[in-house]
RNA sequence: CAGCGAGUUAGGCCGGGGUGCUAGCGGUACCCUCCACGAAAACCCGCUAUACGUCGGGCCGAAGCUCCGGAGAGGCGUACGGAACUGCUCGUCGGCUCGGUCUGCAGCGUGGACACCCCGUCCCUCAGGGUCGCCGGUGGGGGAGCCCCGAUCGGAGGGUUGGGGUAAACCCCCUUCGCCUGCCGAACCCGGUCAGGAACGGAAGUUCGCAGCCGUAGAUAGGACGGUUGGCGCUUGAGGGGUCGCGGGGUCGAGCUCGCGGCCGGGUGUCGGACGAGGAGGGAAGGCGUCCACCCGGGGCGCGCUCGCUG
Numbered sequence: 001c002a003g004c005g006a007g008u009u010a011g012g013c014c015g016g017g018g019u020g021c022u023a024g025c026g027g028u029a030c031c032c033u034c035c036a037c038g039a040a041a042a043c044c045c046g047c048u049a050u051a052c053g054u055c056g057g058g059c060c061g062a063a064g065c066u067c068c069g070g071a072g073a074g075g076c077g078u079a080c081g082g083a084a085c086u087g088c089u090c091g092u093c094g095g096c097u098c099g100g101u102c103u104g105c106a107g108c109g110u111g112g113a114c115a116c117c118c119c120g121u122c123c124c125u126c127a128g129g130g131u132c133g134c135c136g137g138u139g140g141g142g143g144a145g146c147c148c149c150g151a152u153c154g155g156a157g158g159g160u161u162g163g164g165g166u167a168a169a170c171c172c173c174c175u176u177c178g179c180c181u182g183c184c185g186a187a188c189c190c191g192g193u194c195a196g197g198a199a200c201g202g203a204a205g206u207u208c209g210c211a212g213c214c215g216u217a218g219a220u221a222g223g224a225c226g227g228u229u230g231g232c233g234c235u236u237g238a239g240g241g242g243u244c245g246c247g248g249g250g251u252c253g254a255g256c257u258c259g260c261g262g263c264c265g266g267g268u269g270u271c272g273g274a275c276g277a278g279g280a281g282g283g284a285a286g287g288c289g290u291c292c293a294c295c296c297g298g299g300g301c302g303c304g305c306u307c308g309c310u311g
Base pairs, nucleotide, nucleotide: 001311002310003309004308005307006306007305008304011060012059013058014057015033016032017031018030019029023048024047025046026045027044037056038055039054064301065300066299067298068297069296070295074291075290076289077288078287080286085281086280088278089277090276091275092274093273094271095268096267097266098265099264100263101262102261104260105259106257107256108255115251116250117249118248119247120246121245122241123240124239125238126237127236128235129234130232131231132230133229134227135226136225139174140173141172142171143170145166146165147164148163149162150161151160152159153158179223180222181221182220184218190215191214192213193212197208198207199206200205
């Protein structure tokens, strides 16, 4: 002298900026940014142009600190800037529509176009018809029978007879438009007749009674009849209205077209239109100011002292 190690001193780091406060500087407060030790601070805290906090704790330590410039991610502010987009107004065009025109196309037309007239088709009112529906099923009398209460005869079954009640059925009569036909019916506790069966009896016979058959109430379908009851795409007669289509008939006698297309002109507050201009709304990029992570370049200050080891 150089390098390394240990220690030590000055120093540095543990955020920065703006506003406010203040005589002024810094802090607590508020805001921005942000990787970021703890405590107190507005009836405030610490300082003084050497003012860019105080106190405590931790780390680094001659390590670093600081200034200028560049590049650049992001935040905040400003409202400088004005994009996309959305209404409004105007203009042009389109669409739609009206008129004109065309030796354009198509269709109809002397087997009669266009135009005009009559009738019907349509609507209303009145009087009928037709047809299809809806609604409806009379009221009584007498008798047998049955039920109840008696009288009387018979050995039983039962016979005769009086009174009261009942009834849709069995018989008869009157009445109503209120009748007719088919099918079902109420197993028995609805009617008649009741094979078989049961009861009584010596027998004759009498009584009870299921099935079947005939009926009744009820239900259902059809017909006829009745009704102060409805519909109609049908129809007759009378009156009125309407009629751009269609059908029939008539007059006329040569072009016609509510069709398509081209051109010209008009209208459009009619249209889920297009383009442009103006003016609103809208706010993107960018600009400006400020803060800040990271990176790059340059300048300034500093890189001290002690001990040990090696060369």
A computed fold for a 311-nucleotide RNA from candidate division MSBL1 archaeon SCGC-AAA259D18, annotated as Archaeal signal recognition particle RNA. Of the family's consensus pairs, 95% are formed in the model. The organism belongs to candidate division MSBL1, within Archaea. The RNAcentral record of the sequence draws on Rfam. The prediction has a mean pLDDT of 78. Rfam family: Archaeal signal recognition particle RNA. Rfam classes the family as a non-coding RNA gene.